Record summary:
Predicted 3D model of a 75-nucleotide RNA (transfer RNA) from a Pseudomonadota bacterium. Its Rfam family is "tRNA". It is annotated as a transfer RNA. Rfam links the family to the GO term triplet codon-amino acid adaptor activity. Taxonomically the source falls in Pseudomonadota (Bacteria, Pseudomonadati). The prediction has a mean pLDDT of 82.
[in-house]
Parts: sequence; structure tokens; C1' cells
RNA sequence: GGGCCGGUAGCUCAGGGGCAGAGCACGCGACUUUUAAUCGUGGGGUCGAGGGUUCGAAUCCCUCCCGGCCUACCA
Repeated sequence: GGGCCGGUAGCUCAGGGGCAGAGCACGCGACUUUUAAUCGUGGGGUCGAGGGUUCGAAUCCCUCCCGGCCUACCA
């Protein structure tokens, strides 16, 4: 250099054109002598960046950035 996969909440990940979600973590409450566990409830997101397509983009297209795997040539 070439090919493929990935980047979404603090973490692990789902979602692949029409409301951004789950588990864990965190806050509050219940329970408990207290803690833990358990139960209820709540907050938290420029969906890697920019542009394009579309009535509408996390999702499709282009370029770029970051990470992983494979790989040609030269040395």
C1' cells in the first nucleotide's frame, strides 16, 4: 500500500430509513439494627468527524480519523 470487521450512555453491546435502547454501573426510595443482596424508580447520548442522498439518516453513498484481523512487493 490492498482487503475485511468494528467505533452507539461511565462499561459491555443491541438496533441496519420513521421515538435512540438493554444489561451492568450511578442517584433516590422500599426492605434491613446497619451494610450487602433483592425490589421499585430516576438521571445520563453532538450514534467517531465532515459532506451527500432522502419528506425523513445511528441506519444508504463518498472522504477522512481511530482500533482489530488478514495480506502482496521491496529491503